[in-house]
RNA sequence: CGAGGCGACCGGACGGUCGCGUGCACAUCGGGGAAACCCGUUCAGAGCACGAGGAAAGUCCGAGCUCCGCGACGCAGGGUAGCGGGUAACACCCGUCCGCCGAGAGGCGAGGACCAGUGCCACAGAGACGAGCCGGUAGUUCGGGCGACCGAGCGGGCCGGGUGAAACGGGCAAACUCUACCUGGAGCAAGGCCAAAUAGGAGAGCAGUCGGAGCCUCAGGGUUCCGGCGGGAGUGCGUCGCUCCGCUCUCGGGUCGGCCGCUAGAGGCGGUGGGCAACUGCCGUCCCAGAUGGAUGACCGUCCCCGCGGUGCAAGCCGCGGGACAGAACUCGGCUUACAGGUCGCCUGGCUGG
Numbered sequence: 001c002g003a004g005g006c007g008a009c010c011g012g013a014c015g016g017u018c019g020c021g022u023g024c025a026c027a028u029c030g031g032g033g034a035a036a037c038c039c040g041u042u043c044a045g046a047g048c049a050c051g052a053g054g055a056a057a058g059u060c061c062g063a064g065c066u067c068c069g070c071g072a073c074g075c076a077g078g079g080u081a082g083c084g085g086g087u088a089a090c091a092c093c094c095g096u097c098c099g100c101c102g103a104g105a106g107g108c109g110a111g112g113a114c115c116a117g118u119g120c121c122a123c124a125g126a127g128a129c130g131a132g133c134c135g136g137u138a139g140u141u142c143g144g145g146c147g148a149c150c151g152a153g154c155g156g157g158c159c160g161g162g163u164g165a166a167a168c169g170g171g172c173a174a175a176c177u178c179u180a181c182c183u184g185g186a187g188c189a190a191g192g193c194c195a196a197a198u199a200g201g202a203g204a205g206c207a208g209u210c211g212g213a214g215c216c217u218c219a220g221g222g223u224u225c226c227g228g229c230g231g232g233a234g235u236g237c238g239u240c241g242c243u244c245c246g247c248u249c250u251c252g253g254g255u256c257g258g259c260c261g262c263u264a265g266a267g268g269c270g271g272u273g274g275g276c277a278a279c280u281g282c283c284g285u286c287c288c289a290g291a292u293g294g295a296u297g298a299c300c301g302u303c304c305c306c307g308c309g310g311u312g313c314a315a316g317c318c319g320c321g322g323g324a325c326a327g328a329a330c331u332c333g334g335c336u337u338a339c340a341g342g343u344c345g346c347c348u349g350g351c352u353g354g
Base pairs, nucleotide, nucleotide: 001350003348004347005346006345007344008343009342010341012303013302014301015300016299017298018297020051021050022049023048024047026045027042029040030039031038032037053325057336058335060334061333062332063331064330065187066186067185068184077183078182079181080180081179082096083095084094085093086092097111098109099108100107101106112178113177117176118175119172120171121170129169133161134160135159136158137157139154140153141152142151143150144149191260192259193258194257201251202250203249204248205247206246208229209228210227211226212225213224214223215222216221231245232244233243234242267286268285269284270283271282272281273280274279304323305322306321307320308319309318310317311316
C1' cells in the first nucleotide's frame, strides 16, 4: 500500500422561533355526564422536570404477571439432543471434543441410538438385504460307467467376473421408532373496580273504599294516625285458590361509559472481587416515555460527513444535491431480519521500502 477475519460502538452537533405528550405545583372561570369520572377556557396563562430504538420491527423461542382447570399422577400430543458450564428460563450464550469448509485469521454443524422392531436405498444390475446372472473349485448324497470319470442334487461352502455410491460387509432416524430430559391452556382485547337507559331476573306494594280516634271549621268539608277489604283479565255474580298482565319502589348481574392494571425493573452506570469465558457476589450512585385516534415534530441559521461541478500548481474556496433502516403501546432475556455513513480494538496472509 492493498486484500481479508473477529469483536465493540456511534448512527448527525449547537443555537433560535413555533408546536405536541405526560407528571408536579399555581392563578381564573367554566363545560360534559345518571354516576364513576373526564374535558377545557384565559389579549394575565405562566413555571419546572422528562419525552423512542439499536433494532421500538418479525412475533420465532424462553420467562414474569393475570385468568381458567379442586389437586396429583399417567397417557396422547409437542419440544430438546456430543460433553461440561451460565441463567429466572430457553431452541439462547460460553468453553471444549469431533466432523466439514478455508492457505490462514476463522466459519458452519438438525453431532443420542439402525446388535429392539418396521420401512427406504434413484439409475444400472440376476439380486439393494431372508440375493445365484456367468466362470472356476473343495466337500457330501444319489444315479451311470469295469475304470479314469460323467451327470444331477444339497449347504450360498470358497474364489473370481459383470452392474453400481454401496453386493451380504452395509448405509439412512431433517424415515417411523427407541432412549434420556422438558412440557396444562389462553393471553393486557389478560384481568380487577365503579357503574346508565332499554329488555330480562328477584322482592315489596297499589287505584280506591269502610270503620274508629285526634285536630281545623258555624256548617259543608278538609287533614293526620290506626285497623279491615283492597288493581285488571281468565270468570255471568259472590268467596277462596291458581295463572297471566299493568303501574310504583327497591335489590342484584351483564352491556354503553369511566378508572385501575401502566411502568422501579431478573433496571442503567461506575468501582471492586471471583471465573479462560458466558456470567456473577459486594459497594456506591441514578430514575430513564406511558399515549388510547394514539405525543416525541416543523422551519431557519452555523457547523459536520458524502457525491458532483467550477476554480486553483497545491492547500483551499465557491455552487448544487444528498445524510439510512425505521416509530414505543404490559414488561423483561434472546434469536432473526432491515440499515446511508462512520469510529475503535485484536488478528490473518500478500506486495513494497528502510

Overview:
Model confidence (mean pLDDT): 77 of 100. This is a predicted structure of a 354-nucleotide RNA (Bacterial RNase P class A) from a Candidatus Limnocylindria bacterium. It matches the Rfam family "Bacterial RNase P class A". About the family: Ribonuclease P (RNase P) is a ubiquitous endoribonuclease, found in archaea, bacteria and eukarya as well as chloroplasts and mitochondria. Of the family's consensus pairs, 94% are formed in the model. Lineage of the source: Bacteria > Bacillati > Chloroflexota > Candidatus Limnocylindria.